[in-house]
Molecule: small-subunit ribosomal RNA
Organism: uncultured bacterium
RNA sequence: AGAGUUUGAUCCUGGCUCAGGAUGAACGCUAGCGGCAGGCUUAAUACAUGCAAGUCGAGGGGUAACAGGUCCUUCGGGAUGCUGACGACCGGCAAACGGGUGAGUAACGCGUAUGCAAUCUACCUCUAACAGGGGCACAACUUCGGGAAACUGGAGCUAAUUCCCCAUAAUACUAUGAAGUCGCAUGGCUUUAUAAUUAAAAUUCCGAUGGUUAGAGAUGAGCGUGCGUUCGAUUAGAUAGUUGGCGGGGUAACGGCCCACCAAGUCGACGAUCGAUAGCUGAUGUGAGAGCAUGAUCAGCCACACGGGCACUGAGACACGGGCCCGACUCCUACGGGAGGCAGCAGUAGGGAAUAUUGGGCAAUGGAGGAAACUCUGACCCAGCCAUGCCGCGUGAAGGAUGAAGGUCCUACGGAUUGUAAACUUCUUUUAUUAGGGAAGAAACGUCUCGAUUCAUCGGGAUUUGGCGGUACCUAAGGAAUAAGCACCGGCUAACUCCGUGCCAGCAGCCGCGGUAAUACGGAGGGUGCAAGCGUUAUCCGGAUUCACUGGGUUUAAAGGGUGCGUAGGUGGAUUGAUAAGUCAGUGGUGAAAGCCCCGAGCUCAACUUGGGAAUUGCCAUUGAUACUGUUAGUCUUGAGUUCGGUUGAGGUAGGCGGAAUAAGUCAUGUAGCGGUGAAAUGCUUAGAUAUGACUUAGAACACCGAUUGCGAAGGCAGCUUACCAAGCCGACACUGACACUGAGGCACGAAAGCGUGGGGAUCAAACAGGAUUAGAUACCCUGGUAGUCCACGCCCUAAACGAUGAUCAUUCGACAUUAGCGAUAAACAGUUAGUGUCCAAGCGAAAGCGUUAAAUGAUCCACCUGGGGAGUACGCCCGCAAGGGUGAAACUCAAAGUAAUUGACGGGGGUCCGCACAAGCGGUGGAGCAUGUGGUUUAAUUCGAUGGUACGCGAGGAACCUUACCUGGGCUAGAAUGUGUAUUGACAAUUUGUGAAAGCAGAUCUUCCCUUCGGGGACAGUAUACAAGGUGCUGCAUGGCUGUCGUCAGCUCGUGCCGUGAGGUGUUGGGUUAAGUCCCGCAACGAGCGCAACCCCUAUCUUUAGUUGCCAGCGAGUAAUGUCGGGAACUCUAAAGAAACUGCCUGCGCAAGCAGUGAGGAAGGAGGGGAUGACGUCAAGUCAUCAUGGCCUUUAUGCCCAGGGCUACACACGUGCUACAAUGGGCGGUACAGAGGGUUGCUAUCCGGUGACGGAAUGCUAAUCUCUAAAAGCCGCUCUCAGUUCGGAUCGAAGUCUGCAACUCGACUUCGUGAAGCUGGAAUCGCUAGUAAUCGCGGAUCAGCACGCCGCGGUGAAUACGUUCCCGGGCCUUGUACACACCGCCCGUCACACCAUGAGAGCUGGCUCAACCAGAAGUCGUAACUGCUAACCGCAAGGGGGCAGACGCCGAAGGUGGGGCUGGUGAUUGGGGUGAAGUCGUAACAAGGUAACC
Repeated sequence: AGAGUUUGAUCCUGGCUCAGGAUGAACGCUAGCGGCAGGCUUAAUACAUGCAAGUCGAGGGGUAACAGGUCCUUCGGGAUGCUGACGACCGGCAAACGGGUGAGUAACGCGUAUGCAAUCUACCUCUAACAGGGGCACAACUUCGGGAAACUGGAGCUAAUUCCCCAUAAUACUAUGAAGUCGCAUGGCUUUAUAAUUAAAAUUCCGAUGGUUAGAGAUGAGCGUGCGUUCGAUUAGAUAGUUGGCGGGGUAACGGCCCACCAAGUCGACGAUCGAUAGCUGAUGUGAGAGCAUGAUCAGCCACACGGGCACUGAGACACGGGCCCGACUCCUACGGGAGGCAGCAGUAGGGAAUAUUGGGCAAUGGAGGAAACUCUGACCCAGCCAUGCCGCGUGAAGGAUGAAGGUCCUACGGAUUGUAAACUUCUUUUAUUAGGGAAGAAACGUCUCGAUUCAUCGGGAUUUGGCGGUACCUAAGGAAUAAGCACCGGCUAACUCCGUGCCAGCAGCCGCGGUAAUACGGAGGGUGCAAGCGUUAUCCGGAUUCACUGGGUUUAAAGGGUGCGUAGGUGGAUUGAUAAGUCAGUGGUGAAAGCCCCGAGCUCAACUUGGGAAUUGCCAUUGAUACUGUUAGUCUUGAGUUCGGUUGAGGUAGGCGGAAUAAGUCAUGUAGCGGUGAAAUGCUUAGAUAUGACUUAGAACACCGAUUGCGAAGGCAGCUUACCAAGCCGACACUGACACUGAGGCACGAAAGCGUGGGGAUCAAACAGGAUUAGAUACCCUGGUAGUCCACGCCCUAAACGAUGAUCAUUCGACAUUAGCGAUAAACAGUUAGUGUCCAAGCGAAAGCGUUAAAUGAUCCACCUGGGGAGUACGCCCGCAAGGGUGAAACUCAAAGUAAUUGACGGGGGUCCGCACAAGCGGUGGAGCAUGUGGUUUAAUUCGAUGGUACGCGAGGAACCUUACCUGGGCUAGAAUGUGUAUUGACAAUUUGUGAAAGCAGAUCUUCCCUUCGGGGACAGUAUACAAGGUGCUGCAUGGCUGUCGUCAGCUCGUGCCGUGAGGUGUUGGGUUAAGUCCCGCAACGAGCGCAACCCCUAUCUUUAGUUGCCAGCGAGUAAUGUCGGGAACUCUAAAGAAACUGCCUGCGCAAGCAGUGAGGAAGGAGGGGAUGACGUCAAGUCAUCAUGGCCUUUAUGCCCAGGGCUACACACGUGCUACAAUGGGCGGUACAGAGGGUUGCUAUCCGGUGACGGAAUGCUAAUCUCUAAAAGCCGCUCUCAGUUCGGAUCGAAGUCUGCAACUCGACUUCGUGAAGCUGGAAUCGCUAGUAAUCGCGGAUCAGCACGCCGCGGUGAAUACGUUCCCGGGCCUUGUACACACCGCCCGUCACACCAUGAGAGCUGGCUCAACCAGAAGUCGUAACUGCUAACCGCAAGGGGGCAGACGCCGAAGGUGGGGCUGGUGAUUGGGGUGAAGUCGUAACAAGGUAACC
């Protein structure tokens, strides 16, 4: 410090997620030791048991228990407070500390600062003064009672540091005065006069301790104030003791704290009130910081103690281990009554994911009491449990290669890895174990003693005290001995292979893995990381500049208010003086300690502990500075405004007027249609329409001018004219003197549609009706048509109200156009001001783009945004007559949603070009019969593959057996083939027997060769055995190779440079041209590659060479005839080499490339014709059944052999063909002319036989020699005469031929007979542009045989093409896009089903809260007329005073009654929303999305 994730890719916006740190944690797996810390976050739920606050006999009366003494004794014991001591009791002090918890509390509760002139303070310290006298009780105790108990009543006796009275007394306190002085104010302080009131306690060892009053200090507490302290405005008004005053009460003290009276205030958008949540802080976690989150442990403050209320005692409490009352709960009970409060320490139950021992000790520290010893102390110090955290240590170290064995992996006779790892050798002993030694923490108090001494005390020495603990630590012994796991390994993110699984099981933080080769699931081997821990989960901060103070944005990504006026607020021109609030600087106080940081120190180190420092960014006070801001007093004119003079305009409001058009009406002319559409129909019309003319009426809108114009704040504004109102601009001088800018709330305006009332109503036109279209058509189109559209008044208040761009000011290059002024003689030109536009520099921007009219650079103010959906929805509130508007969420859900630009693809977008693409033609297919292939069906099997174009006479160039892969049946199991090793036999072959359908099984006969050292070896073959089998089984979506198609279309790319943030672009686009990215020109491109073309083959012409098997002109010979023979080398031909064609020449056009020409020449002319040749790529195209091949499957079978069957089935459908339907023909006879191929397991002349297929005999040819070989159409005759025929030949019958082991299923051919459909073929569709189509025959491969198919060959030989509008396919440029699996794309809504959350809902049911009323415990206070009781004082007494209790009154908790408000849960039913697999209906949007879309 960043990374992953939206896309085909890119830049940006934007969310989600990850890597880090942390925790009072929990869970999973694992676990050696020690140190230091921490340990109910949930039920402030309920608690059994024990302990947690007592102490003082030196305050008191005393003596229950214990010990001692004394006395008595019947030896059982009794008496005696006499002593040590001391239960209970009176009294004093403490119990208000310490310890726990965080429920409540949004508050002067806390923090910080400050004040009290409005206060108190026991114990402690200091100062001053004092303590005289007297009295009455009550506990204990004794006694009599009540009660189950708790407890309690009556009577009697009694002490005190208990209580009371008197005396003394002030610098205390109260009242009334006087003087001085101080303070910001109320007021305070000092001195002084008079009067009144109020004190005390003893003990004693005589040292002292304690007591009372007053003052001071210290400590602690109380109260006030400034500032700070969570969220909600869908909480906007709150408040009657409320705010203030006067007087009183009350308190330690101020105060409505309380009361009576008076006044009507007080708080609030700088957020009152209400609601929700929460103890606050020092600090803790994180972060670079600013911040954000938290408030366990430790420390400070507050609050609470079963829920609520109340007071008492006291210096202090409204009191955790005190009291009273109400309530809930628990326990005891003899039923009459009682007892209780762990949020103290342990512990229990419960809750929960989850949190410890009913331990030891007061040795230390601290606390209470005491003179002290001492007692008490679950505070505290320790120990126990827990890896909960932090820190430290260890589980060994060195050497050791045959790189062992084993495991794992691989290209597997081998290698790699585990791995110096192990074994083995040497060494060490921390830790653990055993044994021995063994602390510091302890210094005091006290006691003894010595010394000093101011006689209070102080100092030295000795002695005494340890829970932890025989612990830490030290030493010794033996022995590597006692000690490693967890997570991860697709990317982010360090770490890879095998097996299993097969969208299953599962994983997952995000992206995403898994559908048969998973580095992502599970296991294993290996590796990586951390380590006594490791992972997971939860939460916080960070990354997130993703709420942006530091440090963000708003044209199009989320985001500028529809516009103006203006209140509060914020901000504000020049200059001078004053002031010093902000600001800056110095100083002082405070900012507790701990923590953090720095320098040290102590535990062996560290964690931890500790000394010092720094820091604590804050607050308060004070002194100073005065530039800036503020405040204040002046001045100024440039901002702003006013005035005067011009000027401009569809600016506004009201009135008047005008013509064209439209519609209607009347009259006239006139006759059959009009109207409307893609085409029609509805509609109108013989009752006279449409059309034409005249006149009349009505309402609405204003052609031309008119514009890229103007005006207005926006919405908006258009005939002419009048009146009124407003505004901008220009020019000028004069005036005011900052009067300004912005503007939350507020007010006003605000298109269209809509609403209300009343008018008006020509046109147009929602709704509606009809006609069309359509699968449907509640639409688009047509004919009608009502609200409305218009006016007046009143509402509504929203728009894609847009420049998607808030207002104002300043600054910053230019060019051009235009509107209105000014200047100028001017129509020129140029200047200036204010507008309106276009293009551009710099700059900005993600880019598109903006660019003096900024989206540039600065300033001020306002508004708004923070992922998509849910949703501008719900609820609440406000506005509205309604429609609706404003404000405006959440649950839930997704990992995206989005902006700009790029490359493609696509478009029922555009331009342009090409192709038998259409058109123009010729011939077919689709109808028939047959052949062949396919689908389907059938079957035991009908083997398999190919399936739009690009499958279907395709793989197959040839299924009777074989082929053959299929079915049935019979057999074989290292197998049917081949190789190698070992053993064995000697042959194998051939012949043959039985059985059998054959294979096979079981036999028989005959039985080798070569070398030789005679042991044997080798060759060949059989058998046995071992190692390698075999598979047309699966996967063409694991593959190679080959192939189809786009397409023989003209395209596809690269290097360097340049442009762009980038994807990419440029080049390759443009203007021409071409069959062509072919060439030329231009150009930030210049070059190059794969394609095109050419080079190759055939063919068309010629030349040369060569001349057999081919040829024969001339010469000769010969035949019935034939190059048959001699010969020839001319010709044809054969087959090799060359020539030839290049727009080269001419004319025209053109810059050129090139194009045109009935041009010339030429055999051929613009690529002469044909072939081979197929760029980058597309279709997961086809093929695992040609072959090869990974993986999987199979092994007495999915392999192999054999027989028979099947692949040939047949209601049917389709493709491709053949033959026809006839006279351009059929039949018969005669007759002519090819090319290219094949042939010895062959082709066969010739002869003979047969009607024929063919058979028999025979010869030539391994082929330019012989042969297949007859070419056919054609031509010449004859016949048929338009018919299901002398057309057509299917089908069937009979008889044959040939091939072959074998023609039944299932071959071809021949002859005779039979003679079906069919008379030119619906919708639709195919081929072909010249030697082509059409037509005619010939040959070949395969092959024993079988061809209408395929591959070739030649013969005869046309028609047509105006042209590119349309259909199909393709190329290039451009445009739009929400597509990128790329239009066979994407995608919307209803309905149906399932699930989820949510709104409404008759209601039902909780919580909180408010006001009213009823009733009112305890208790304080008040009243004191009345009743009862009564020790201290007065009084001789009676009695009085005083007190207590009752009673009454105010307040008052819980409780009750009815009623409001807020907020939960639940509810038949209901509304929409979200999410789901492959459901239903349509096709709304994205392309002109097929009616442009949207508000």